[in-house]
Context: one part of a larger RNA
RNA sequence: AACGAACGCUGGCGGCGUGGAUAAGACAUGCAAGUCGAGCGCUUAUUCCUCGGUAGCAAUAUUGAGGAGUAGGAGCGGCGCAAGGGCGCGUAACACGUGGAUCAUCUGCCUGGAAGUUCGGAAUAAUUCCUCGGAAGAGGGACUAAUGCCGGAUGUGAUUGAAGGAUUAAAGCUGGGGACCGCAAGGCCUGGCGCUUCCAGAUGAGUCCGCGGCCUAUCAGCUAGUUGGCGGGGUAACGGCCCACCAAGGCUAAGACGGGUAGCUGGUCUGAGAGGACGACCAGCCACACUGGAACUGAGACACGGUCCAGACACCUACGGGUGGCAGCAGUCGAGAAUUUUUCUCAAUGGGCGAAAGCCUGAAGGAGCGACGCCGCGUGGGGGAUGAAGGGCUUCGGUCCGUAAACCCCUGUCAUUUGCGAACAAACCUUAUGAUUGAACAUUUCAUGAGCUGAUUGUAGCGAAAGAGGAAGGGACGGCUAACUCUGUGCCAGCAGCCGCGGUAAUACAGAGGUCCCAAGCGUUGUUC
Numbered sequence: 001a002a003c004g005a006a007c008g009c010u011g012g013c014g015g016c017g018u019g020g021a022u023a024a025g026a027c028a029u030g031c032a033a034g035u036c037g038a039g040c041g042c043u044u045a046u047u048c049c050u051c052g053g054u055a056g057c058a059a060u061a062u063u064g065a066g067g068a069g070u071a072g073g074a075g076c077g078g079c080g081c082a083a084g085g086g087c088g089c090g091u092a093a094c095a096c097g098u099g100g101a102u103c104a105u106c107u108g109c110c111u112g113g114a115a116g117u118u119c120g121g122a123a124u125a126a127u128u129c130c131u132c133g134g135a136a137g138a139g140g141g142a143c144u145a146a147u148g149c150c151g152g153a154u155g156u157g158a159u160u161g162a163a164g165g166a167u168u169a170a171a172g173c174u175g176g177g178g179a180c181c182g183c184a185a186g187g188c189c190u191g192g193c194g195c196u197u198c199c200a201g202a203u204g205a206g207u208c209c210g211c212g213g214c215c216u217a218u219c220a221g222c223u224a225g226u227u228g229g230c231g232g233g234g235u236a237a238c239g240g241c242c243c244a245c246c247a248a249g250g251c252u253a254a255g256a257c258g259g260g261u262a263g264c265u266g267g268u269c270u271g272a273g274a275g276g277a278c279g280a281c282c283a284g285c286c287a288c289a290c291u292g293g294a295a296c297u298g299a300g301a302c303a304c305g306g307u308c309c310a311g312a313c314a315c316c317u318a319c320g321g322g323u324g325g326c327a328g329c330a331g332u333c334g335a336g337a338a339u340u341u342u343u344c345u346c347a348a349u350g351g352g353c354g355a356a357a358g359c360c361u362g363a364a365g366g367a368g369c370g371a372c373g374c375c376g377c378g379u380g381g382g383g384g385a386u387g388a389a390g391g392g393c394u395u396c397g398g399u400c401c402g403u404a405a406a407c408c409c410c411u412g413u414c415a416u417u418u419g420c421g422a423a424c425a426a427a428c429c430u431u432a433u434g435a436u437u438g439a440a441c442a443u444u445u446c447a448u449g450a451g452c453u454g455a456u457u458g459u460a461g462c463g464a465a466a467g468a469g470g471a472a473g474g475g476a477c478g479g480c481u482a483a484c485u486c487u488g489u490g491c492c493a494g495c496a497g498c499c500g501c502g503g504u505a506a507u508a509c510a511g512a513g514g515u516c517c518c519a520a521g522c523g524u525u526g527u528u529c
Base pairs, nucleotide, nucleotide: 001528002527003526005525006524007523008522009521012377013376014375015374016373017372018370019369025333026332027331029330030329031328034079035078036077039076040075042073043072044071045070046069047068048067049066050065051064052063053062054061055060086288088286096212097211098210099209100208101207102206105205106204110201111200112199113198114197115196116195117194118152119151120150121149127142128141129140130139131138132137157168158167159166160165172193173192174191175190176189177188180187181186214260215259216258221251222250223249226248227247228246229245231243232242233241263285264284265283266282267278268277269276270275290311291310292309293308294307313324314323315322316321341367343366344365345364349363350361351360352359353358380410381409382408383407390401391400392399393398414470416465417464418463419462420461429451430450431449432448433447434446435445473518474517475516476515477514478499479498480497484513485512486511487510488509494501495500
């Protein structure tokens, strides 16, 4: 000098940061990943319209069918759930950093370009019926849809082959429309969103290599898929990655192998630097998700809030069997010197889905708690000597606290009360006008104008009112080291970072007065330089 600090005494305000370092211990409760009806069938409620029935002379009431709309429900399907968020167990390793290689590779969504988007089919969930079960759930029969699944066609292209050749795709949904065809649906025309194949880009990822960064020789030899070859398997991809056969190699004192410790880096702290120590917060990479193992789906996982198996633990049970995983945000217990609210909002930024409106988002933005840190402000300013009272010391003359107080005149920061009151908001969307596309006053895209949207928040800020009123402590005073006397104690009680104080005049213990240092803090302890 520094700290993610703790402890003791004390504590007015604000801003910005920061806060489970120990038990990767166990977790009650709530929330943290959904969304799309412009892919699909069903179902419930409700509003309106049309038609029919019943009651009534009628208005009307009620019921059934069809259509349109709105709001829910579960289901099939699509995309997302591999991001974001957490933690540092493991790891001494191509894990990380840096520089390269990939003619050895993949890449959903996005961008640019080329081509296509045709004809059919069979199922299945939801639903309904039955059975079993305490539940979780399971089995069977029947019905149905799709951008779900399968087959045929075509082949720009792609793959493969020396060549002839061979193999290989798709799905629809929706807005508008003058003429023509059609009873209508629609055909047809024109847009938008999709789908399929391919090329390129972008982004992201995989793999390989050179170099670099801990301790230990009281670890000196290590190694059989070991090192290499040939052939195969496997992978998106190279490779003993795996396998059969063949050869006997490979590493090591420039430290192999073993043991210990540890996530790595940008950086942080310190220091004149060289170095040394560290890796909280923020950012990049890696690793992990109760413990161990495994694969499935998928562009991407061997997947924190997915699946399966085994284990420990906990819970439910009708004892047959089931359920769970906070190292997400809060919160609880435990251990600990020690670390916060079971808060508000999606207004902004960003993400997922959606054509959009929008929905979701404990990411994020905010507020709360903690002097934990840094910074700023205040606790008043001026005058005021009868040098008051009181306290301390005293050589008893005096002297110190001390202009300090009282008293007089002011000021109004912060806090208090009260009034006004922002910015973070521009988009999306709606609407009007103009341009663009177009056959078109549809639609698309662009521009301009108007309207809508604020959790924080009646906050920041500004104004007014009142009144010095509400706001100072901690440590030290023998030397190092700024700051001295009195009383008590008497090698006792005690102090102490080092030297050392204390045994009757203690500036070193304890108290007091005074002084010194820092100040909403001051000291102590721990750790680093």